[in-house]
RNA sequence: GAUGGCUUAGCUCAAUUGGCAGAGCGCUAUCCUGAUACGAUAGCGGUUAAAGGUUCAAGUCCUUUAGCCAUCACCA
Numbered sequence: 001g002a003u004g005g006c007u008u009a010g011c012u013c014a015a016u017u018g019g020c021a022g023a024g025c026g027c028u029a030u031c032c033u034g035a036u037a038c039g040a041u042a043g044c045g046g047u048u049a050a051a052g053g054u055u056c057a058a059g060u061c062c063u064u065u066a067g068c069c070a071u072c073a074c075c076a
Base pairs, nucleotide, nucleotide: 001072002071003070004069005068006067007066010025011024012023013022019056027043028042029041030040031039049065050064051063052062053061
C1' cells in the first nucleotide's frame, strides 16, 4: 500500500436483515439484616467511532475519515 472484518451504556454483548435502542454485570436509592453479604424492588447511565448522503423512516444501505484485527504485497 491492497483486500476483508470489527467499532452500540463504565465492562461484555444483543437489536429477528430499514420501522419505539435493549440485556447481563456494575453503579445509586429503598426494603430485608443486630450488622455485612446474599436476595427483592425501583432508578441512573447512549451524539450507535467521526463527518456527509439516500429514504417518510438508518445501529442497519452508500461515501469519506479515524482506530483495532487478519491476510497479501512492498521494502533488506
The RNA shown here (transfer RNA) has 76 nucleotides and comes from Ferruginibacter sp. Taxonomically the source falls in Ferruginibacter (Bacteria, Pseudomonadati, Chitinophagales, Chitinophagaceae). Its mean pLDDT, the model's own confidence on a scale to 100, is 82. The sequence was found in a public genome assembly.